The RNA shown here (FMN riboswitch aptamer (RFN element)) has 141 nucleotides and comes from an uncultured bacterium. Of the family's consensus pairs, 100% are formed in the model. The coordinates come from a structure-prediction model, not an experiment, and the mean pLDDT is 82.
[in-house]
C1' cells in the first nucleotide's frame, strides 16, 4: 500500500403566501330540509418549496444500489425476528468542451405505504432499517 478479520462513529430533505368549503359548532325557520354567521386542507386550486447511496465530467429524472409494498421458507404465543425473491417513478433542446441526458442557458418532469378532506412538504410505522462514507484495532502479504 493491499486483501481479510474484529470493534466502533456517522448515514433524508421540503421556506412561506393566497384562495376554495367537506364538515364542525351556534342561530333562524314553515321540522321536510334550507338560510344566515363563525371556525374550518402544508391533503383540493394557484404560486412556493425538497431531492439518500455508488459509479460516471459536477446527476432526484444516465446505469446501477437502498428504502416502501409484496410473496415463499424456517424461527416465534403473539407482536416480530431471520434467509431468499419479486415489483419500484421521473427530460429534453441549446451552448462551452476532446469528453457532460451530470456543467452554463430555456423549458419540462417525478416521488412507497398507512391515517386524514384526496399528500414528494403534516402525522405514523422510524429513539426502526439502510444502499454506502469514515476511524480504530489485529495478524498476513
Nucleotide at each position: 500500500c493491499g486483501a481479510a478479520g474484529u470493534c466502533u462513529u456517522c448515514g433524508g430533505g421540503a421556506c412561506g403566501g393566497g384562495g376554495u368549503g367537506a364538515g364542525u359548532u351556534g342561530u333562524g325557520u314553515u321540522u321536510g330540509g334550507c338560510g344566515c354567521a363563525a371556525c374550518a386542507a402544508g391533503u383540493c386550486c394557484c404560486c412556493a418549496c425538497c431531492g439518500g447511496c455508488g459509479g460516471u465530467a459536477u446527476a432526484g429524472c444516465c446505469c446501477g444500489c437502498g428504502a416502501c409494498u409484496c410473496c415463499u421458507g424456517c424461527c416465534u404465543g403473539g407482536u416480530g425476528g431471520u434467509a431468499g425473491g419479486a415489483u419500484u417513478g421521473a427530460c429534453a433542446c441549446g451552448a462551452u468542451g476532446u469528453g457532460a441526458u451530470u456543467u452554463c442557458g430555456u423549458g419540462g418532469c417525478c416521488g412507497a405505504c398507512a391515517g386524514u378532506a384526496a399528500a414528494g412538504u403534516c402525522u405514523g410505522g422510524a429513539u426502526g432499517g439502510g444502499a454506502g462514507a469514515g476511524g480504530a484495532c489485529u495478524g498476513c502479504g